[in-house]
Context: one part of a larger RNA
RNA sequence: CUGGGCGUAAAGGGUGCGUAGGCGGUUGGGUAAGUCAGACGUGAAAGCCCGGAGCUUAACUCCGUAAUGGCGUCUGAAACUGCCCGGCUAGAGGGUUGGAGGGGGGACUGGAAUUCUCGGUGUAGCAGUGAAAUGCGUAGAUAUCGAGAGGAACACCAGUGGCGAAGGCGAGUCCCUGGACAACUCCUGACGCUGAGGCACGAAAGCUGGGGCAGCAAACAGGAUUAGAUACCCUGGUAGUCCCAGCCCUAAACGGUGCACGUUUGCUGUGGGUGGAAUCGACCCCACCCGUGGCGAAGCUAACGCAUUAAACGUGCCGCCUGGGGAGUACGGCCGCAAGGUUAAAACUC
Numbered sequence: 001c002u003g004g005g006c007g008u009a010a011a012g013g014g015u016g017c018g019u020a021g022g023c024g025g026u027u028g029g030g031u032a033a034g035u036c037a038g039a040c041g042u043g044a045a046a047g048c049c050c051g052g053a054g055c056u057u058a059a060c061u062c063c064g065u066a067a068u069g070g071c072g073u074c075u076g077a078a079a080c081u082g083c084c085c086g087g088c089u090a091g092a093g094g095g096u097u098g099g100a101g102g103g104g105g106g107a108c109u110g111g112a113a114u115u116c117u118c119g120g121u122g123u124a125g126c127a128g129u130g131a132a133a134u135g136c137g138u139a140g141a142u143a144u145c146g147a148g149a150g151g152a153a154c155a156c157c158a159g160u161g162g163c164g165a166a167g168g169c170g171a172g173u174c175c176c177u178g179g180a181c182a183a184c185u186c187c188u189g190a191c192g193c194u195g196a197g198g199c200a201c202g203a204a205a206g207c208u209g210g211g212g213c214a215g216c217a218a219a220c221a222g223g224a225u226u227a228g229a230u231a232c233c234c235u236g237g238u239a240g241u242c243c244c245a246g247c248c249c250u251a252a253a254c255g256g257u258g259c260a261c262g263u264u265u266g267c268u269g270u271g272g273g274u275g276g277a278a279u280c281g282a283c284c285c286c287a288c289c290c291g292u293g294g295c296g297a298a299g300c301u302a303a304c305g306c307a308u309u310a311a312a313c314g315u316g317c318c319g320c321c322u323g324g325g326g327a328g329u330a331c332g333g334c335c336g337c338a339a340g341g342u343u344a345a346a347a348c349u350c
Base pairs, nucleotide, nucleotide: 004321005320006319007304008303012318014201015200016199017198021194022193023192025088026087027086028085029084030083031082033081034080035077036076037075038074039073040072041071042070050064051063052062053061054060091191092188093187094186095184096183097182098181103177104176105175106174107173108172109171110154115149116148117147118146119145120144121143125136126135162169163168206247207246208245209244210243211242215241216240220236221235222234223233258317259316260315261314262313263312266295267294268293269292270291271290272289273288274287275286276285299306300305323350324349325348332343333342334341335340
């Protein structure tokens, strides 16, 4: 140096964009850096390996080969890689048309429900639990009717159904805006893949300033339970949950499965689109493309299982693993207002 792995045993970066780098379709010509062939030079001697010789043997010594897997120069080859020039369209991108969608941002609007306030009716209970009590109520509660205020969330539709790179996204309307998909096969002509650093996004909780506060609810208080009960249950209840601006940057950030491309028997459902057949039209049937599920062939796997959405068969690139504990800790660096995050050991021990 090569050789092993990463769904569940240690191990896929939370996600994307992208710099350097690595890798790269098809065809013709050129070049000769890599590559290959030959020649020459060099690769000191000793030592090692092999063959032989000399001291009685051995160690030792001597002779000869081999080796020194290398480097340099010259000549040559041109398939492959590279480089230069030209062409192509199957990769990639663009154009036109079209439909689908809780994709993102902003503004406005709506109804149901909870709570509160005011008014009417009305009277002794209500609430709560396994049972209770704390709590609320004759200063009129609960219940019920009417009016009003305010905040948050959007029942049914709703679906292993949709969209998004991930986190995630669900009332309605309008405005702004991203992506994917299909049909046409019109244009560009390899413009590609991956991606160390870097940049951006990133649930919840948390932090700073300002606002808001109906319900819920860490902390906290009280009541129960209990041997105790700093809990589970109950009555209350503040941060917070909500909005604006700015931080934080973590997660069982999970498909515990990195991204891209190609190849490989099938059956069945579902979302979007197109075409065909048929039809007055709709439904329905068939085919293809994209997405998303279930079951299973070969193959793979330690098994479980995976199986055209691979964990099969291959290629390219990145990340990561190397016994358990110590420890995702200490120290140092970087980041942060802080909380802390990130990078990341060792002694010792089994």
Small-subunit ribosomal RNA, central domain from a metagenome, 350 nucleotides, folded computationally. The RNAcentral record of the full RNA draws on SILVA.